[in-house]
RNA sequence: CCGUGCUAGGCGGGGCGCUAGGGGUGCCCUGCACCCGAAAUCCCCUUCAUGCGGGGCCGAACCCCCGCCCGAGGGUGGGGUGCCAUCCGGGUCGAGCACCGUGCGAUCGAUGAUGACGGACGGGUCCUGGGCGGCGAAGCGCCGUGAACCGGGUCAGGUCCGGAAGGAAGCAGCCCUAAGCGGGUCCGUCCUCGGGUGCACAGGAGCGCUCGUCCCGAGUCGAGAACACGGUAGGCGCCGGGUAGCCACCAUUCGAGGGCGGGGACGCACGG
Repeated sequence: CCGUGCUAGGCGGGGCGCUAGGGGUGCCCUGCACCCGAAAUCCCCUUCAUGCGGGGCCGAACCCCCGCCCGAGGGUGGGGUGCCAUCCGGGUCGAGCACCGUGCGAUCGAUGAUGACGGACGGGUCCUGGGCGGCGAAGCGCCGUGAACCGGGUCAGGUCCGGAAGGAAGCAGCCCUAAGCGGGUCCGUCCUCGGGUGCACAGGAGCGCUCGUCCCGAGUCGAGAACACGGUAGGCGCCGGGUAGCCACCAUUCGAGGGCGGGGACGCACGG
């Protein structure tokens, strides 16, 4: 130096997060990254902790250490007239929106020489009073019933008086009636009461509405775009403060990967 067979070893690394801590599963970066299985109130471990279980490939192949530079990306801190979101408080200057009011009012509609607006007079509508009527309610008159005796009439029988003629009181019965009870509401020169009742009268109030007559002679009424002014409420821009995120920046830290320089390691057995 070569061949064969082994062994150590290799088949990625890093940041964040999690953890007492180290790894893995998770998220992200780098980019050559063996396959399968389980892993978040999780899995394997304990300071040489840098995963666990099963399989495969390579195999001294691979690599390891130090210094400097570049450096993906991450962590921490800082500050920003930055961007964006949100919360609290203030304010009502500005613009706009919503609503309300006023003015002006394009335009539209209705009405008006069969007389608008305005004016005069009168009436009604409103209130009070009494009158007449109507309606309703109750009553009375009406109909029926209705008194052992203390209501009426007639009073058999019987009783009483009388010599007799005759007379008297009078129960039952019959007829009637008072109070009362029941019925009815047709009728009534009846009485009392009532009213979202009618009519006429008298007085008052009022000038709003309406009706009529007269005077005058051309407008009157309603809706309403746009605009202007004023007001109200909430929000925005605004002012002060808080919080979260993003962005670029600064400092610091970890840092895959790349470059340069230096150093280390490169095993065992057998055979040639």

This is a predicted structure of a 272-nucleotide RNA (Bacterial large signal recognition particle RNA) from an Acidimicrobiia bacterium. It matches the Rfam family "Bacterial large signal recognition particle RNA". It is annotated as a non-coding RNA gene. Rfam links the family to the GO terms SRP-dependent cotranslational protein targeting to membrane, signal sequence recognition and signal recognition particle, plasma membrane targeting. It was read from a public genome assembly, where an Rfam model found it.